[in-house]
């Protein structure tokens, strides 16, 4: 770096240092942030993707099963929320069409819920 597969609404924070932007990118919106964000090192801690044969413990006659260590990740806000597609519901107004002239439909656009994508992250696998 690149194909690929799995997750992505849960969960877990202090202390030093630093000094101004930070929340991946491009636009919007909305937060963090001189009461120090973000970043780094440390210590704690979630989690359970790989590993647990080789260390150890548990449970099994056994096969083996789980944990513990380890290798990574993570510890504001769902990946902080939307962008594209599709679907239902809503719509003062726009626009067609049809009307018995009271409305019906239908497009589109807007709102909103869902379900896909897409881009990303993370892991595990091949190159």
């Nucleotide at each position: 770096u690149g194909c690929u597969u799995a997750u992505c609404c849960a969960g877990a924070a202090a202390g030093a240092c630093c000094g101004a932007g930070g929340g991946a990118c491009a636009g919007g919106g909305c937060c963090c942030g001189a009461u120090g964000a973000c970043g780094u090192c440390u210590u704690a801690g979630c989690a359970a993707c790989c590993u647990g044969a080789g260390u150890u413990c548990u449970c099994u006659c056994a096969c083996g099963a789980g944990a513990a260590g380890g290798g990574u990740g993570c510890u504001a806000a769902u990946u902080c929320c939307c962008u594209u597609u599709c679907u239902g519901c809503a719509u003062c107004g726009a626009u067609u069409g049809c009307u018995u002239c009271g409305g019906c439909a239908g497009u589109a656009g807007u709102g909103u819920a869902g379900a896909a994508g897409a881009a990303g992250a993370u892991a595990g696998g091949c190159g």